[in-house]
A computed fold for a 345-nucleotide RNA from Nesterenkonia sedimenti, annotated as Bacterial RNase P class A.
The prediction has a mean pLDDT of 78.
The model forms 96% of the base pairs in the Rfam consensus.
Taxonomically the source falls in Nesterenkonia (Bacteria, Actinomycetota, Actinomycetes, Micrococcales).

RNA sequence: CGGGUCGGCCAGAUCAUCGCGGUGUGUCACCGGCACACCGAGGAAAGUCCGGGCUCCCCAGGGCAGGAUGGUGGGUAACGCCCACUCGGGGUAACCCGCAGGCCAGUGCCACAGAAAACAGACCGCCCCACCAGGGGUAAGGGUGAAACGGUGGUGUAAGAGACCACCAGCGCACCGGGUGACCGGUGCGGCUCGGUAAACCCCAUCCGGAGCAAGGUCGAGCAGGAUACGUUUGAGGGCUGCCCGCCCGAGUAUCCGGGUUGACUGCUUGAGGUCCGCGGCAACGCGGAACCCAGAUGGAUGAUGAUCCUUCGACAGAACCCGGCUUAUCGGCCGACCUGUCCG
Numbered sequence: 001c002g003g004g005u006c007g008g009c010c011a012g013a014u015c016a017u018c019g020c021g022g023u024g025u026g027u028c029a030c031c032g033g034c035a036c037a038c039c040g041a042g043g044a045a046a047g048u049c050c051g052g053g054c055u056c057c058c059c060a061g062g063g064c065a066g067g068a069u070g071g072u073g074g075g076u077a078a079c080g081c082c083c084a085c086u087c088g089g090g091g092u093a094a095c096c097c098g099c100a101g102g103c104c105a106g107u108g109c110c111a112c113a114g115a116a117a118a119c120a121g122a123c124c125g126c127c128c129c130a131c132c133a134g135g136g137g138u139a140a141g142g143g144u145g146a147a148a149c150g151g152u153g154g155u156g157u158a159a160g161a162g163a164c165c166a167c168c169a170g171c172g173c174a175c176c177g178g179g180u181g182a183c184c185g186g187u188g189c190g191g192c193u194c195g196g197u198a199a200a201c202c203c204c205a206u207c208c209g210g211a212g213c214a215a216g217g218u219c220g221a222g223c224a225g226g227a228u229a230c231g232u233u234u235g236a237g238g239g240c241u242g243c244c245c246g247c248c249c250g251a252g253u254a255u256c257c258g259g260g261u262u263g264a265c266u267g268c269u270u271g272a273g274g275u276c277c278g279c280g281g282c283a284a285c286g287c288g289g290a291a292c293c294c295a296g297a298u299g300g301a302u303g304a305u306g307a308u309c310c311u312u313c314g315a316c317a318g319a320a321c322c323c324g325g326c327u328u329a330u331c332g333g334c335c336g337a338c339c340u341g342u343c344c345g
Base pairs, nucleotide, nucleotide: 001341002340003339004338005337006336007335008334009333010332012309013308014307015306016305017304018303020040021039022038023037024036025035026034027033028032042316046327047326049325050324051323052322053321054212055211056210057209061245062244063243064242066208067207068206069205070204071085072084073083074082075081086100087098088097089096090095101203102202106201107200108197109196110195123142124141125138126137127136128135129134150168151167152166153165154164155163169193171190172189173188174187175186176185177184178183216266217265218264219263225257226256227255228254229253230252237249238248239247273292275290276289277288278287279286280285
């Protein structure tokens, strides 16, 4: 100097004039108006995919079904999230990815080709008998295929073959060492070596009430009830993923036709809060201290104009109970660490 990988921050600024929502103070003729001060959309506010806080279902048990997760150890209120590690795959590497328990519990599937694809197999070939036809042995060589019952070398044989032997790989058993653990390394013995697929059905382990701020609560205003069926301790109906059992509530319920209310307040923003500093930890994060308050609309608030600066010439894009994540969209600017190529010293 070039290329690559990972992480963090920012998301236009200042001034002037007018305008918008909230809070507080003061004031006024107090449905409300005026003046001043302060605050006022995001890194994803998006998707509604997970997990919770909160509210209600009176409380709550057991079983089946169903669903979710899936290496180990930590973090967290919790999670399907985050951190670290192990194993496998990709990459020269930094690093990235993994639906990562079990195929010896069972059932499926592996087209075509091929002799044969889960208990198999003889097409070509090799050897033996033989005049020929043909018969017997073989699975080392060749072929087919994504995949063909371990590999290399030898002994042996009619020709071969783990039939036997040496070494290697794999598998099983026993033991030793390291590690919290997944797992890693090593020694010895041994049968001789029986695929793949579970984001296939399934098995195993762990976990799981429901509905949702249009939850829920308060006030005001207003009307008009009727029909049918069942029932009142011979118990209708109800207890909110589905079914069953058990338990509990229970005098009116269920269905249909019709009337009234579409108003105001609350929930509603002080939080598992963010920022700074110190300590512990590889890290996620935790503990302690300090100062701070940072939107609460409800026909739904941030605008318009002018000037200057920046260059990010302005992309993706607007809170609606709140929070922790994940995923998706995106113009760019700045900073840091690591890997690698080339050159110089």